Predicted 3D model of an 89-nucleotide RNA (Glycine riboswitch aptamer) from Thiogranum sp.
[in-house]
RNA sequence: CGUACUGCUGCGGGAGAGUGCCGGCGCAGCCGGCCGCCGAAGGCGCAACUCGCUCGGAAUCGCUCAGGCAAAAGGACCGUAGCAGCAGG
Repeated sequence: CGUACUGCUGCGGGAGAGUGCCGGCGCAGCCGGCCGCCGAAGGCGCAACUCGCUCGGAAUCGCUCAGGCAAAAGGACCGUAGCAGCAGG
């Protein structure tokens, strides 16, 4: 200098499941109660695998605490641009 890679930010794409019922408040919405569901924020668990072994790490698997179930918002992940860090070189 700066690649792979990592983090942050912007833009684009992005699934699933009741605009459920009852009551209150000024409608989508909020609060409380009752059931039915979804999993791709987060969280937790097992584990292929990784590590010489142990410890540890580890999912798009599982659980649904949280979150969500018209639209909006959010959304793992993918692509792209910028910034920062930076193995190997």
Notes
Model confidence (mean pLDDT): 80 of 100. It was read from a public genome assembly, where an Rfam model found it.